Small-subunit ribosomal RNA, 3' major domain from a metagenome, 482 nucleotides, folded computationally. The coordinates come from a structure-prediction model, not an experiment, and the mean pLDDT is 84. RNAcentral holds the full RNA, with entries from SILVA. It matches the Rfam family "Bacterial small subunit ribosomal RNA". Rfam links the family to the GO terms structural constituent of ribosome and ribosome.
[in-house]
Context: one part of a larger RNA
RNA sequence: UGACGGGGGCCCGCACAAGCGGUGGAGCAUGUGGUUUAAUUCGACGCAACGCGAAAAACCUUACCUGGGCUUGAACUGCUGGUACUAGUGAUCCGAAAGGUGAACGAUCCUGCUUGCAGGAAGCCAGUAGAGGUGCUGCAUGGCUGUCGUCAGCUCAUGUCGUGAGAUGUUGGGUUAAGUCCCGCAACGAGCGCAACCCCUGCUUUUAGUUGCCAGCGAGUCAUGUCGGGCACUCUAAGGGGACUGCCCCGGAUAACGGGGAGGAAGGUGGGGAUGACGUCAAGUCAGCAUGGCCUUUAUGUCCAGGGCUACACACGUGCUACAAUGGGCGGUACAGAGGGAAGCGAUAGGGCGACCUGGAGCUGAUCCCUAAAAACCGUCCUCAGUUCAGAUUGCAGGCUGAAACUCGCCUGCAUGAAGUUGGAGUUGCUAGUAACCGCUGGCCAGCAUACAGUGGUGAAUACGUUCUCGGGCCUUGUACA
Numbered sequence: 001u002g003a004c005g006g007g008g009g010c011c012c013g014c015a016c017a018a019g020c021g022g023u024g025g026a027g028c029a030u031g032u033g034g035u036u037u038a039a040u041u042c043g044a045c046g047c048a049a050c051g052c053g054a055a056a057a058a059c060c061u062u063a064c065c066u067g068g069g070c071u072u073g074a075a076c077u078g079c080u081g082g083u084a085c086u087a088g089u090g091a092u093c094c095g096a097a098a099g100g101u102g103a104a105c106g107a108u109c110c111u112g113c114u115u116g117c118a119g120g121a122a123g124c125c126a127g128u129a130g131a132g133g134u135g136c137u138g139c140a141u142g143g144c145u146g147u148c149g150u151c152a153g154c155u156c157a158u159g160u161c162g163u164g165a166g167a168u169g170u171u172g173g174g175u176u177a178a179g180u181c182c183c184g185c186a187a188c189g190a191g192c193g194c195a196a197c198c199c200c201u202g203c204u205u206u207u208a209g210u211u212g213c214c215a216g217c218g219a220g221u222c223a224u225g226u227c228g229g230g231c232a233c234u235c236u237a238a239g240g241g242g243a244c245u246g247c248c249c250c251g252g253a254u255a256a257c258g259g260g261g262a263g264g265a266a267g268g269u270g271g272g273g274a275u276g277a278c279g280u281c282a283a284g285u286c287a288g289c290a291u292g293g294c295c296u297u298u299a300u301g302u303c304c305a306g307g308g309c310u311a312c313a314c315a316c317g318u319g320c321u322a323c324a325a326u327g328g329g330c331g332g333u334a335c336a337g338a339g340g341g342a343a344g345c346g347a348u349a350g351g352g353c354g355a356c357c358u359g360g361a362g363c364u365g366a367u368c369c370c371u372a373a374a375a376a377c378c379g380u381c382c383u384c385a386g387u388u389c390a391g392a393u394u395g396c397a398g399g400c401u402g403a404a405a406c407u408c409g410c411c412u413g414c415a416u417g418a419a420g421u422u423g424g425a426g427u428u429g430c431u432a433g434u435a436a437c438c439g440c441u442g443g444c445c446a447g448c449a450u451a452c453a454g455u456g457g458u459g460a461a462u463a464c465g466u467u468c469u470c471g472g473g474c475c476u477u478g479u480a481c482a
Base pairs, nucleotide, nucleotide: 001482002481003479004478005477007476008475009474010473011472012471013470015466016465019430020429021428022427023426026321027320028319029318030317031316032315033314034312035311042053043052064307065306066305067304068303069302070301077129078128079127080126081125082124083123088105089104093100094099108121109120110119111118112117132296133295135294136293137292141290142289143285144284145283146281148279153192154191155190156189158187159168160167161166172183173182174181198273199272200271201270203241204240205239206238207237208236209235212231213230214229217228218227219226244267247261248260249259250258251257323423327382328381329380330379331378332377339370340369341368344363345362349358350357351356389420394415395414396413397412398411399410400409436458437457438456439455440454441453442452
């Protein structure tokens, strides 16, 4: 100087407390361990591995296994030599394919020169240097990432103090979300962080008015901005304004700032996002990519078929669905936002109980389509039961995608109806348009979502407080630790 303390002081955070909902019990989905296996490819392991890499394992992917092939190779660059019915197309036969066999057809470009000869190129063959490797080492590395932590810290120059390591500045008194600001001070300044500048959202204005909108006028319809017309309004999307403790009162060192108030759409950082200092964990990644070294070279490379990654006594993590009446069934009636669409989205109509099929209008999309929002509301049945709860499992019959759904896809109908009656110790999320509940969309994608990323609808309870638990910041103290 740090680090540590079941030392002290001050302070903060859904850290506790106060609340609400979960998880831990059940079934299933998914990941992991273990076991099994020819293989169940590999990585990730407290927080910070375990719905993680993987924004899609039937084939492919695919790295694994079994079997069958190839050996300058599937792709790339040289060098040497050779090759003329050469390259290319490829019948037949063997084969699961890859691959092997190879009848037949059969070229191109450039130069010299000439009308078919010589040389060369592109090919092909042989050889060689090499190629290739998701082989090893993340403890040789780059790059990227997680984490402490959006915590308020981390440093430097000069000066001063100290023999020196170092200290000071950065400590102190206040204050703040903040090393934020004020005051003081052997310090005076500065940098990286904080904040602001950026994006979305909340109010308003200007410009613009189609594909959006419809107040007033007219036309038309069973009805609908449907049409004429209009750009007021909504909205769209560009540019401005607006919030700064600016104003008032009180407290305070007259300061910084705090408390209250006015006005205002918004008030003291308005709400949300992006943004992650010096560093820590030899943290993670050689399998995204790059890369040193090592290893491999008729194989640890490469091609193909099939299988596996989907196994199952069990254990754990993360989820979904429930156990019901604040509910379930049936019928009726409303109200979104954000997205996507040409090898695409697919309307009206018709068929089917349905999944879906037929068909094809419109749409390169503020125009058309996906698109039905669902919870909600109204009516009605059920009346507390393993039930009209719950839906696992299984049987049969179908639909869709795709060469192909046996291993191993999704969906529909009928039948079947399991566990489950609110979950031990424990543990977790959340402070407001949040939690909880409800649906919708997208990416990946031929097909496949309880996952992920978004999006809106309905919409709470509680916070006395900081003694305690956990994590963190500053000062101080002890230390046999570095």